[in-house]
RNA sequence: CUCUUAUCGAGAGAGGUGGAGGGACUGGCCCGAUGAAACCCGGCAACCCGCAUCCCGGUAUUACGGGAGCGAAAGGUGCCAAUUCCUGCAGGGCUUGGCCCUGAGAGAUAAGGG
Numbered sequence: 001c002u003c004u005u006a007u008c009g010a011g012a013g014a015g016g017u018g019g020a021g022g023g024a025c026u027g028g029c030c031c032g033a034u035g036a037a038a039c040c041c042g043g044c045a046a047c048c049c050g051c052a053u054c055c056c057g058g059u060a061u062u063a064c065g066g067g068a069g070c071g072a073a074a075g076g077u078g079c080c081a082a083u084u085c086c087u088g089c090a091g092g093g094c095u096u097g098g099c100c101c102u103g104a105g106a107g108a109u110a111a112g113g114g
Base pairs, nucleotide, nucleotide: 001114002113003112004111005110006109007108008107013041015040016039017038021031022030023029025088027086028085042080043079044078047076048075049071050070051069053068054067055066056065057064084106089103090102091101092100093099094098
């Protein structure tokens, strides 16, 4: 960098350092000196992970795989304004110039693969 699969309406500090930016991109709309980014501490979650009670598959009443459940003590990531802040393409609904719904795309994260 790319492929596959899963998830993206919940959750997370009135702490330090730091100083102007930030919310991927487009167009919006927002956040920010009552202090942005970044770093540290703290926290959330539970994808990997740990446990091993139950169910299913499987087998040789092994191994192993899947689902439910419990945990976060150890380790690998991630995340901590706003639905992935909304939107961008296609289709549809309505009390039609606005609101809503569905799908795709794009993006993010994880776990595998190249």
Annotation:
SAM riboswitch aptamer (S box leader) from Neomoorella sulfitireducens, 114 nucleotides, folded computationally. The model forms 97% of the base pairs in the Rfam consensus. The prediction has a mean pLDDT of 82. NCBI's taxonomy places the organism under Bacteria, Bacillati, Bacillota, Neomoorellales, Neomoorella.